[in-house]
Context: one part of a larger RNA
RNA sequence: GAACGAACGCUGGCGGCGCGUCUUAAGCAUGCAAGUCGGACGGUAAGCGAGGGGCAACUCUUGCUGAGAGUGGCGAACGGGUGAGUAACACGUAGACAAUCUGGCCCUGGGACAGGGAUAGCUCAUGGAAACAUGGGGUAAUACCUGGUGAGGUCGCGAUGACUGAGGUUGUUGCGAUGAGAGGCUUCAAUUGGAGCGCCUGGGGGUGAGUCUGCGGUCCAUUAGCUAGUUGGUGAGGUAAAGGCCCACCAAGGCUACGAUGGAUAGCCGGCCUGAGAGGGUGUACGGCCACACUGGGACUGAGACACGGCCCAGACUCCUACGGGAGGCAGCAGCUAAGAAUCUUCCGCAAUGGGCGCAAGCCUGACGGAGCGACGCCGCGUGGACGAUGAAGGCCGUAAGGUUGUAAAGUCCUUUUCUCUGUGAGGAAUGAGGAUGGGAGUGGAAAGCCCAUUCGAUGACGGUAACGGAGGAAUAAGCACCGGCUAACUACGUGCCAGCAGCCGCGGUAAUACGUAGGGUGCGAGCGUUGUUC
Numbered sequence: 001g002a003a004c005g006a007a008c009g010c011u012g013g014c015g016g017c018g019c020g021u022c023u024u025a026a027g028c029a030u031g032c033a034a035g036u037c038g039g040a041c042g043g044u045a046a047g048c049g050a051g052g053g054g055c056a057a058c059u060c061u062u063g064c065u066g067a068g069a070g071u072g073g074c075g076a077a078c079g080g081g082u083g084a085g086u087a088a089c090a091c092g093u094a095g096a097c098a099a100u101c102u103g104g105c106c107c108u109g110g111g112a113c114a115g116g117g118a119u120a121g122c123u124c125a126u127g128g129a130a131a132c133a134u135g136g137g138g139u140a141a142u143a144c145c146u147g148g149u150g151a152g153g154u155c156g157c158g159a160u161g162a163c164u165g166a167g168g169u170u171g172u173u174g175c176g177a178u179g180a181g182a183g184g185c186u187u188c189a190a191u192u193g194g195a196g197c198g199c200c201u202g203g204g205g206g207u208g209a210g211u212c213u214g215c216g217g218u219c220c221a222u223u224a225g226c227u228a229g230u231u232g233g234u235g236a237g238g239u240a241a242a243g244g245c246c247c248a249c250c251a252a253g254g255c256u257a258c259g260a261u262g263g264a265u266a267g268c269c270g271g272c273c274u275g276a277g278a279g280g281g282u283g284u285a286c287g288g289c290c291a292c293a294c295u296g297g298g299a300c301u302g303a304g305a306c307a308c309g310g311c312c313c314a315g316a317c318u319c320c321u322a323c324g325g326g327a328g329g330c331a332g333c334a335g336c337u338a339a340g341a342a343u344c345u346u347c348c349g350c351a352a353u354g355g356g357c358g359c360a361a362g363c364c365u366g367a368c369g370g371a372g373c374g375a376c377g378c379c380g381c382g383u384g385g386a387c388g389a390u391g392a393a394g395g396c397c398g399u400a401a402g403g404u405u406g407u408a409a410a411g412u413c414c415u416u417u418u419c420u421c422u423g424u425g426a427g428g429a430a431u432g433a434g435g436a437u438g439g440g441a442g443u444g445g446a447a448a449g450c451c452c453a454u455u456c457g458a459u460g461a462c463g464g465u466a467a468c469g470g471a472g473g474a475a476u477a478a479g480c481a482c483c484g485g486c487u488a489a490c491u492a493c494g495u496g497c498c499a500g501c502a503g504c505c506g507c508g509g510u511a512a513u514a515c516g517u518a519g520g521g522u523g524c525g526a527g528c529g530u531u532g533u534u535c
Stems, first nucleotide, its partner, number of pairs: 001535004006531005013381006019374002021339001026337003030334003035074003040071002046065008081292003091216007100209002105205007113147004122137006155176009188193001218264003225255003230252006237245001267289004271282004294315005317328004345371001347370003353367001354365004384414004394405004419472006434456007479524005484505003490519005500507002
C1' cells in the first nucleotide's frame, strides 16, 4: 500500500447492487417449511333444490355443489441447512467397467387371456387418563393372489459364424423358469370401432448413480517399526456389479526411511485476497462434489435411502401422566435463551422462475420472488451556483502599523439534483392456461382427439413502486483523523519528567511546532480513525 462475512470510538442525508451467529454440530416456546390425485376405489359429513310419508318434530328417495377420514398411485432419496467427522479414491484431474444399475423423460416393437380370496373405511362391542389397541360382521379397486400363453428377454446345456490385446463380446439355432390393470375418461355410436391418459414385456437413447485405477494438494521422527481376515490361493456365499466384501480350508505372507504405524490439525475444489510474476494466504457469499441430521447402532420400503421434518433398539436431555404408561428432536424459514467484541423480521406472495401431484382447472411449495433491519462492503448523487471589499463584525497572532480567518459571511440574482405536498402512472416485470379461425399428418363411416400458424383472452406480492408532471422554498443534509522526523500540514496559551503522548526514533524536569486547549493548516469525506488478520 491492498484486502476483510469484521469489531470498537466519534459522526451520519439519499439511492442501486451485494453481504449479515466466523463463538456453542449448545438447548429450544410458537407458527409455517411435502404434498397431490374423485379422470384408480368403496363410499360420503355439510349446504342447496325436487319428490313421497307424517298434524308436527322428523324420516325416505333423488339431483347439484362439495369434500373429512380411509384403501390405492406418484412424490416424499429433489429442493433447503450445516461443516461435526474425515489426511480418505473424500476431493481435483486423467482414465477404466470384457465387473454394473437407472423410476419418471424421448424414439421404436410386441402384448393385454381366464379366474379367485381377502382387507381398510363402515358397523357392533370392549380395554385405556392419554398415546392407542383388540374382537365380531360385512364391502371395493389401477390393492393382492392363482392358472394359461411366450414373439421377444434372462439363465443353463449342445452346435456354429464374426470380432477382440485379453479373461471374453456378439449373431443364428434345439430343451427348463418368468408378466399384464379385460381398468378409468371423452367423442361418434348405442354392435364392432376412433382418440387421450394409463398397464405388461423387449430394443435403443438420454439422464442420474455405483465401483476401480494413475497422479496431485497439511504438520510432527522429541511417533520407527506396523499387520492374523492380516497378504495370497481354492471353493462356497453375497451384491446391480470386480473384490477377504463375508465364510471354510491351505500357504506365510503384506506395508515401511521415496516415511509405514501413531499423534495433531483440516471438509475438498472452481475460486477469493495479495503480488510485476514466481509464490504466499484463504475456502464467507455463488457453483460442483463429499459428509452429517440429539448421540450410537440397525434394517424395512423403494428405480433410488441405510432416509433432516420415516421406522426399530440403546443412551443423554426435555415434556405430559389418572404412576400403569406415553411424547419429542430448528445444522429448514422466522423467532427465543445462553455464549460472545459481534451478525437481522416470529414480514408479503406463489404474480415470475423452478419443483411435486394432477388429462386439466388447480392445489402445495419459508425453494424462490420481494419488502424490513444493519454505512457491513462496493458504486453513484447531494449538502447549492454566480456576483459580492468597506477586505464588515467577532476570533487568533502581533511592540504598533498591521496580518490572518476571507469572497468566507452579510447582501443581490439564480437553480431545485435532493426534500415536503399533490397528481398522472395496472407502463415494464408478461410469458401466456383455456377458447376461436385456418392449415397439416395418419387413420376412421363420421366426429372428437394430435401437430403447426394466427387471433380473442383472466391473473402483480413488490406497490400507487419506478418514472414523469405541478407547487413551495437554499430550503432537509459534515464530519473524522492528523500537523517533531519517517509524512502533506505551525503559532499562541496552559502544564512543568507532573498530567500525559507514542507505529519506530522518541517528547514532557519553566519560552514544548511531540502533552491539553484555541486559532490556523493538511488529508480523506458520509464517512474518518483505531484494533485484529492475510499478502
Molecule: small-subunit ribosomal RNA, 5' domain
Organism: metagenome